[in-house]
RNA sequence: GGAGCGGGCCGGGCGGCCGCGGCGGGGAGCGAUCCACCGUCGAGGAAAGUCCGGGCACCGCAGGGCAGGGUGGUGGGUAACGCCCACCGGCCGCGAGGCCAGGGACAGUGCCACAGAGAACAGACCGCCGAUGGCCGGGAAACCGGCUCAGGCAAGGGUGAAACGGCGAGGUAAGAGCUCACCGCCGGGGCGGCGACGUCCCGGGCACGGUAAACCCCACCCGGUGGAAGGCCAAAUAGGGAGGGAGGCGGGAAACCGCCGCGGCGUGGCCCGCGCCGCCAAACCUCCGGGUAGGCCGUUCGAGGCGGCCGGUAACGACCGUCCCAGAGGAAUGGCCGCCGGGCGGGAAGAAGGGGCGACCCGUAAACCGCCGCACAGGACCCGGCUUACAGGCCCGCUCCGGCC
RNA sequence: GCCCCAGUAGCUCAGUUGGAUAGAGCACCGGUUUCCUAAACUGGAGGUCGCGCGUUCGAGCCGCGCCUGGGGCG
Numbered sequence: 001g002g003a004g005c006g007g008g009c010c011g012g013g014c015g016g017c018c019g020c021g022g023c024g025g026g027g028a029g030c031g032a033u034c035c036a037c038c039g040u041c042g043a044g045g046a047a048a049g050u051c052c053g054g055g056c057a058c059c060g061c062a063g064g065g066c067a068g069g070g071u072g073g074u075g076g077g078u079a080a081c082g083c084c085c086a087c088c089g090g091c092c093g094c095g096a097g098g099c100c101a102g103g104g105a106c107a108g109u110g111c112c113a114c115a116g117a118g119a120a121c122a123g124a125c126c127g128c129c130g131a132u133g134g135c136c137g138g139g140a141a142a143c144c145g146g147c148u149c150a151g152g153c154a155a156g157g158g159u160g161a162a163a164c165g166g167c168g169a170g171g172u173a174a175g176a177g178c179u180c181a182c183c184g185c186c187g188g189g190g191c192g193g194c195g196a197c198g199u200c201c202c203g204g205g206c207a208c209g210g211u212a213a214a215c216c217c218c219a220c221c222c223g224g225u226g227g228a229a230g231g232c233c234a235a236a237u238a239g240g241g242a243g244g245g246a247g248g249c250g251g252g253a254a255a256c257c258g259c260c261g262c263g264g265c266g267u268g269g270c271c272c273g274c275g276c277c278g279c280c281a282a283a284c285c286u287c288c289g290g291g292u293a294g295g296c297c298g299u300u301c302g303a304g305g306c307g308g309c310c311g312g313u314a315a316c317g318a319c320c321g322u323c324c325c326a327g328a329g330g331a332a333u334g335g336c337c338g339c340c341g342g343g344c345g346g347g348a349a350g351a352a353g354g355g356g357c358g359a360c361c362c363g364u365a366a367a368c369c370g371c372c373g374c375a376c377a378g379g380a381c382c383c384g385g386c387u388u389a390c391a392g393g394c395c396c397g398c399u400c401c402g403g404c405c
Numbered sequence: 406g407c408c409c410c411a412g413u414a415g416c417u418c419a420g421u422u423g424g425a426u427a428g429a430g431c432a433c434c435g436g437u438u439u440c441c442u443a444a445a446c447u448g449g450a451g452g453u454c455g456c457g458c459g460u461u462c463g464a465g466c467c468g469c470g471c472c473u474g475g476g477g478c479g
Stems, first nucleotide, its partner, number of pairs: 001401010012340007020042006026035003044376001048387002051385005056226004068222005073087005088102001089100004103217002108215002110211003125157002127153003132150002134147005165183002168180003184206001185204008230297004240288005247260005261279008304323005310317002341374001342372005353362003406478007415431004424462001433449005455471005
């Protein structure tokens, strides 16, 4: 200098004018309320998706099981998690590092297309052999040669994603865990580690294909609904309940009748009258309770931020100090402008310059001009994660390659 | 705010124990027929299976994450 790996952080700054929301204060008004008065605070790293986990609230619930869903190496962190940290194993990368739904396929069931001889207690197309048996020839015989008929084999070829341990040697007619060494696998044991696991020794001659993001088995976890949850206060109107609300006199055993009075409805008209009903009622009055409109709480001080120190490899935790940091309702955080910063295009020709014998390679600084108010995006009960979006920029650690000293 | 469903050709839909080359109807293009058109007959073209990553020998189908559209609850 080039190419990369891992991690952390920022994501415009300052100012002017006019505005917006919360809280506190002040002023005006009898009050409802108003104020272009003051102070203070006022979005994010993702506020997003609503994918996990929890707080909180109500409902349900003796306990346990079934069903259903989820998670899945080990140890730790945490309120909890499918998150995070450390480690183990596998795969990828020269490396820094990255990725892994990473339990079980000797509990059972299913599936493995096409190709291929054969695809799961397999199989023989090409091939190899033909020792043994058979046939033919030679030979006195032992035996030799031939055929490849019976048959033997699975090394090699070929098919496939996958071919029933791999490779080498011995062995054999040819072969084969048939035998042996190493590797793998299975069983047992020793040592190290909390553990996943690692390592060593002994034995077994190989039985054991893949697939569980197929059914399933094992272990662990999960009750449901969500802030429109839920709690409190509480009009008008209607309806519910309780109390008040006009009865008195006479006759009669009573039902009831008569008279006076009161209330309601209807009807006729000018105060008034008539009819019907009721006086155990209704109208009307008072009170109580439920719900609705509306209001208040839930609603922001919290598993909180920042700093220090200690423990821990780390995630994280303990302690001390300090700070208060939107909370309102369909919902405020905006508009204009100036300066600085930034980006894009031109300037700009791959220039100047540098390297190389060379073809060629590396290399874009500035004045100035124009454009962009500047990435993704915006709280709605709160918090921990994950995921997704994001112009541009800064910092730290590390790896590989090249050059020079 | 909370919760469900769907996405396959221009349109409407099939696609099951995952199996090679993804189908059907309408629409489109060419040909036959007709004086011409329609209808009919016949041939053909047309697909990132919404996108990405994974599981698997193999994914439209299984898993996860996004995107788009639709619906439900007071």